[in-house]
Context: one part of a larger RNA
RNA sequence: GGUCCAUAGCGGAUGCCUUGGCGCUAUCCGACGAUGAAGGCCGUGGUAAGCUGCGAAAAGCCCGGGCGAGGAGCAAACAUCCUUUGAGCCCGGGAUUGCCGAAUGGGGUAACCCGGCAGUUGUGAUGACUGUCAUCUCUUAGCUGAACACAUAGGCUUUGAGAAGUGAGACGCAGGGAACUGAACCAUCUAAGUACCUGCAGGAAAAGAAAUCAACCGAGAUUCCCUUAGUAGCGGCGAGCGAAAGGGGAUUAGCCCAAACCGGCCGCGUUUCGGCGCGACCGGGGUUGUAGGGCUUCCUGUAUAAAAGUAAGAAAACGGUUUGUCAGCAGAACGGUCUGGAAAGUCCGGCCAAAGUGGGUGAAAGCCCCGUACGCGAAGUUGAACCGUCUUUUUGGAAGUACCUGAGUACAGCGAGGCACGUGAAACCUUGUUGGAAUCCGGGGGGCCCACCCCCCAAGGCUAAAUACGAGAUAGCGACCGAUAGUGCACGAGUACCGUGAGGGAAGUGGUGAAAAGAACCCCGGAAGGGGAGUGAAACAGAACCUGAAACUAUGGAUCU
Numbered sequence: 001g002g003u004c005c006a007u008a009g010c011g012g013a014u015g016c017c018u019u020g021g022c023g024c025u026a027u028c029c030g031a032c033g034a035u036g037a038a039g040g041c042c043g044u045g046g047u048a049a050g051c052u053g054c055g056a057a058a059a060g061c062c063c064g065g066g067c068g069a070g071g072a073g074c075a076a077a078c079a080u081c082c083u084u085u086g087a088g089c090c091c092g093g094g095a096u097u098g099c100c101g102a103a104u105g106g107g108g109u110a111a112c113c114c115g116g117c118a119g120u121u122g123u124g125a126u127g128a129c130u131g132u133c134a135u136c137u138c139u140u141a142g143c144u145g146a147a148c149a150c151a152u153a154g155g156c157u158u159u160g161a162g163a164a165g166u167g168a169g170a171c172g173c174a175g176g177g178a179a180c181u182g183a184a185c186c187a188u189c190u191a192a193g194u195a196c197c198u199g200c201a202g203g204a205a206a207a208g209a210a211a212u213c214a215a216c217c218g219a220g221a222u223u224c225c226c227u228u229a230g231u232a233g234c235g236g237c238g239a240g241c242g243a244a245a246g247g248g249g250a251u252u253a254g255c256c257c258a259a260a261c262c263g264g265c266c267g268c269g270u271u272u273c274g275g276c277g278c279g280a281c282c283g284g285g286g287u288u289g290u291a292g293g294g295c296u297u298c299c300u301g302u303a304u305a306a307a308a309g310u311a312a313g314a315a316a317a318c319g320g321u322u323u324g325u326c327a328g329c330a331g332a333a334c335g336g337u338c339u340g341g342a343a344a345g346u347c348c349g350g351c352c353a354a355a356g357u358g359g360g361u362g363a364a365a366g367c368c369c370c371g372u373a374c375g376c377g378a379a380g381u382u383g384a385a386c387c388g389u390c391u392u393u394u395u396g397g398a399a400g401u402a403c404c405u406g407a408g409u410a411c412a413g414c415g416a417g418g419c420a421c422g423u424g425a426a427a428c429c430u431u432g433u434u435g436g437a438a439u440c441c442g443g444g445g446g447g448c449c450c451a452c453c454c455c456c457c458a459a460g461g462c463u464a465a466a467u468a469c470g471a472g473a474u475a476g477c478g479a480c481c482g483a484u485a486g487u488g489c490a491c492g493a494g495u496a497c498c499g500u501g502a503g504g505g506a507a508g509u510g511g512u513g514a515a516a517a518g519a520a521c522c523c524c525g526g527a528a529g530g531g532g533a534g535u536g537a538a539a540c541a542g543a544a545c546c547u548g549a550a551a552c553u554a555u556g557g558a559u560c561u
Base pairs, nucleotide, nucleotide: 001560002559003558004557005556006555007554008553009552015546016511017510020481021480022478023477024476025475026474027473028472029470030469031166032165039100040099041098042055043054044053046078047077050074051073061094062093063092064091065090066089070082071081072080105114106113107112115133116132117131118130119129120128121127135163136162137161138160141157142156143155144154171202172200173199174198175197176196182189186236212219213218223250224249225248226247227246233241234240254462255461256460257406261284262283263282264281266279267278268277269276270275289440291405292404293403294401295400296399297398298397299396305394306393307392308391309390317389318388319387320386321385322384323383324382326380328376329375334349335348336347338345350367351366352356358370359369360368411435412434413433414432415431416430417429418428421447442457443456444455445454446453497504498503518545521532522531523530524529
């Protein structure tokens, strides 16, 4: 010096555990904000650094309800208090709620600085406090007031409403819109109308009551699912892209304007001052394809009826009944024996069960505790359903007339985009541009186009449900993880720390014990630490604390050289 063994140390693997995560299901809920949000800063406790709570009324104040013996958060201790005159705790309602922040009197390097006006208060003077004062849009009223005489536009003030900002990295609609990639290259194509940016929402959104499909039979708004079908098709006919009708389901709901015509009111023009015409606004009327409606004439007819309704279709409120939500209440049944530190284990004998889900208790408990099944419960809060009050609507026909039925629209040319469809035979939808109809004897569609036939009525609008998502709430589940896993975070984690910043982002940060019973007292030592004593089942469970692997270190022994 090597190897092996043993005993220690160091170290924190492994096993066991779980306060935390992950995923899913059902139900609820889906906003908050100028009455100042989200998020912060600063405060706030007897002692108080952090977290939590709260706001100068500051771990809290008031009221109502629940509960019933303890309580003053995490979190010990001391001090001081509260509490059966019902505290603490839980639920509901209210009060307070500094400063910053959309931040909004002005400014500003967020949490700071400085004002105007009115009022209160006060000084010799400066002050202090309370309230108020941003902008924009619409609106009420008034004052002003151009080009340009009246006027109008505009300006100023004013009344009453509203907006702004935040979020769940989700879901929706819209305006923009890639590239990598694939095509074994690459350019059309693909990826993909994806990612991403922006705007606007809502609890859902969007869509939606046929100028639709179909096929000579018929269907009857939209949305979603299954299928049709990887079909028909599209496609450097490459890579790839990829329907619809129809069928089966989920859910169902239909309506209102514009116009004709009638009336009102105002303005303008004209006037022979009788009116007439035009226009805006308001009310009635009216809403469709078997065309419908208006107008004129005629016939018929009604309601102590019928229908519907606060989600559209017009709109407001009240009452009642039932049933939920947000605290809670009640809730069956066991003893002994043995082992042990401890019984829930063993053995013996019982019992309950609409309850043998689960958790805890000194090991493994249906009957010890909390619960669980079944059942019960609200002053207040907030939903739902139904009923009533209430509100609204409602006749049909015949003849005539040809008044109305959405115009820079339909449609066409050129250029694009969307449709599964890449210009193709390319219809259909949208529209940048140039043209530009018809008016029911009308118009659009049925995949070029024409005819026949069939279907439908554009150029205005609203509309619940079935569908999507999950920040949040409640309940539950898991051949999900178990501390290098599972969230980045089981722990004062988006913390410490890094970065000018956007941003990045940890940990070798969980575990004594059943219970602190956390080691009185003695000894060595300055202390740290240790030796006794004591506690405990165990102290090699002693706080650097369950188990305690290996690397590595030390000591002793063996052996080889």

Large-subunit ribosomal RNA, domain I from Candidatus Haliotispira prima, 561 nucleotides, folded computationally.
Its mean pLDDT, the model's own confidence on a scale to 100, is 84.
The RNAcentral record of the full RNA draws on ENA.